[in-house]
This record gives sequence, structure tokens and C1' cells, in this order.
RNA sequence: CGGGGAGAUCGAGGCGUCCGCGUCGCGCUCGUCGCGCCGAGGAAAGUCCGGGCUCCGCAGGGCAGGAUGGUGGGUAACGCCCACGGGCCGCAAGGCCACGGAAAGUGCAACAGAGAGCAGACCGCCGAUGGCCGCCCCUCGGGGCGGAUCAGGUAAGGGUGAAACGGUGAGGUAAGAGCUCACCGCCGGCGUGGUGACACGUCGGGCACGGCAAACCCCAUCCGGAGAAAGACCAAAUAGGGGAGGAGGGGCUCCGGCCCCGGAUUGCGGCCCGCAGUCCUCGACUCCCGGGUAGGUCGUUCGAGACGGCGCGCGAGCGCCGUCCCAGAUAAAUGGGCGCCGCCCCCCUCGGGGAACAGGACCCGGCUUACCGAUCGCCCCGGGGA
RNA sequence: GCGCCCGUAGCUCAAUUGGAUAGAGUAUCGGGCUUCGAACCCGAGGGUUGCAGGUUCGAGUCCUGCCGGGCGUGCCA
Repeated sequence: CGGGGAGAUCGAGGCGUCCGCGUCGCGCUCGUCGCGCCGAGGAAAGUCCGGGCUCCGCAGGGCAGGAUGGUGGGUAACGCCCACGGGCCGCAAGGCCACGGAAAGUGCAACAGAGAGCAGACCGCCGAUGGCCGCCCCUCGGGGCGGAUCAGGUAAGGGUGAAACGGUGAGGUAAGAGCUCACCGCCGGCGUGGUGACACGUCGGGCACGGCAAACCCCAUCCGGAGAAAGACCAAAUAGGGGAGGAGGGGCUCCGGCCCCGGAUUGCGGCCCGCAGUCCUCGACUCCCGGGUAGGUCGUUCGAGACGGCGCGCGAGCGCCGUCCCAGAUAAAUGGGCGCCGCCCCCCUCGGGGAACAGGACCCGGCUUACCGAUCGCCCCGGGGA
Repeated sequence: GCGCCCGUAGCUCAAUUGGAUAGAGUAUCGGGCUUCGAACCCGAGGGUUGCAGGUUCGAGUCCUGCCGGGCGUGCCA
């Protein structure tokens, strides 16, 4: 210098001024008032995970369903994060991995191919063995040589396929083959190291046990349900619900009522007695109670909080100390103008234009997705120079 | 807030248990027939199966994440 990898921070550019909006606090002349403080994000988003909180309920067990899936740690918890192991990719920095089980069972593998799951022989290879043909020898029992390949042997090589029942080499053989041997792979045992995943070593086994579980399934672990319209409180009008006043009994009747006794209550009355009224069926009325709508208040923002320092830890993170208060709206407030400066683009100086994605709605930890750009260091590879 | 479903030619729909050039109808274009047009007959083109990644020998189909669209539902009267 070129190329690449992996992070962190910021992000309507800054300053000034004017107008405007929302909560809260203070003030008074109580108003559509004045002053003051604060006023969106790294993703506030998607609502994909996890938790707090609240109610139902008491969640102990089981079924169903769902989620997760190397190991260890972090955490309130997680499907998140950190570190490590293994596999794959990359020269490397580094990146990616749903990474338990296929010797519990069921299932799937089109086409091609001879054969696709305890398979198979198409082209090949072979002629040891049995049979056949020819020639020779013969002690007539047979033997030898050659040929074809009928039976057969083989799975080295070719071919099909994503995949063909370990790989390479040597020995061996009629040709071959873990048939035998060496190395590699695989399986099992033991030992050593490591918390562990696992690694290394050693001994044994001739190789059985192919792939797919993001096919059903099995194993292990976790999950009760609903969600701020959760939930708690206050509480109009109208309608409706419940209760109290409220206790009735007997006789006569022309069935309209009437009479007697009793009770409740009101008035007179200090009280009792007594008198009068009303009621003792429904309704009405009066009073009370509870539910509950509109509406309002709380939940609601001081919290697994922010910043700084120290300590522990490889790290995620944890502990202690100090300082600070940092939106709480409810149909939803954070916007705009001007001036100067800075950046980028267009352009002939002038001048003009542009500056992302996007906005709270109970709160928090993550993930994912969107994003014009700016700044800061770190690492790897290649080239050149001193 | 919660629950659920669907995206395949321009349009409406298929595609078997995941299986090999993703098919129909209609529309479009060309030719034929006709005096001409329609209808009819023959033929052709047209698809990133919403997007991206993964599992698998193989993905429209299975899994994950996004994008777009749609449906249902809460309390009271």
C1' cells in the first nucleotide's frame, strides 16, 4: 500500500434565540395564568423467547400437549450470554453447527441399476472341482495335455446410483476375497489426564453395527392457566335484584264487605292504662343492603436502575463503596421558525439541495429484523521499502 | 392483548407418504376455418412456488427467521 476478519461507541450535526405541547413542583391576582425541572430508542419495532407483577387457583402425582438437546459456568429466568470439547469451511485472522438415541420398535429411499438392506452377478475374471469334446499314453482300472464354459467359483476391475456390506499396500489364489499380515478407520476392555464434554496411550476383536429421527418414535430436562381490557378501590342517572316496616286468628255474609279478638306503628302522654289514625293480600310507598354501567382513582414508574471507583473472575458476570433521579401520557405531549458554524452531493464563482431506520403505552433481561452514515482501537494474509 | 389460518403463471385452482422438465381451465400471442368477426380446431410463450437460510441424495411439501394478507375473540347493555 492492497485485500480480508472481528468488535466497541455515537447517531432528527453543534451553538444561540423565538414561538408552541405534556406531566410534576412552587406561586398568586385562581386563570385556556406565571416561573422552574424533566420530556422517546438502539432498535421504543416484530411480539419470537424468558422473568417480575396480578388474579383464578393451590400446581403433589399422572395423561395429553409444547419446548429444549455436546460439556461446564453466568443469570431472577431463558431457546440468551461466556468459556471449553467435537465436526465442517477458510492459507490465516476467523466463521458455521437442532451436536442425545439408528446393536427398542415401526417406516422411507423416486429414477437408474444385476442387486437398495441380513442385497446382488450385467459386462468381466477363473477353469481348481463335477460333467462334455478332441489328442496322446496305458498295466484297460485309469492317467496326462488341450479346448469350449453346461453346472460352477469370484466380487479384484468396469458400469448404475446420493448411497453397493471398511480403505491402501503386500502376501496368497485357478481367479479372487479380512483368506492372512502391516498401517489407517471401526468396535470393545483397561490405564492416564481433565469437574466434564473429551483427548492420549495400550491390549484385544477380522469387521459385526450403512443413511434418514427439521419421519413416527424413544430418552433426559423444563413448562398450571390467563394476561394491564391483569387486578384493587370509589361511584351518578335509569332499569333490575334482595331485605325490613309486615303476624295474624275466629265468626257472619246478599261475596261488595261487616263484626270480635290479637299484633305493629304514629299522635296525645314522663310512663302504664286509655282514645284516635294507619297497616297486618298484592301493588304502591318509605328505609336499608349488595351487585354493577358511564365516569374517576390506584396499579404506573425507585428499578434484576444509571454513572464512577475498588476488588474477584480467562470471560459472561459478581461483590462492596460513593454519587444521581432519568417520560409517565390515556386518544395519548417531545414540534416548528430564524441566524451562525461544520459534513456530504450537484454546480461556472454566485447559488441550490440533502442528512437514515424509526417513535413510549405496566416493567425488565434477551433474540430477530430495519438503518444514510461517523468515530475508535484490535487481528490476519499478500506485496513493497528501510 | 390473545388465538389461528393463508401466500403456486395476468386470474381461479391442482400437485398422492418429500421423488425429479410444477400441471389444468381461463386470459395473451401465432396459425387454421370464415366474406369479416365470434364460437370451434391446432400450436406457442408465460412460474426465482412471497423472501432468506437450513435438514435431506432430493423441498411447492419438513424446520427456522422475516415480509404481506385475512379471520376469530375478551367486558357491559
Overview: This is a predicted complex of two RNAs, RNase P RNA and transfer RNA, with 463 nucleotides together. The prediction has a mean pLDDT of 77.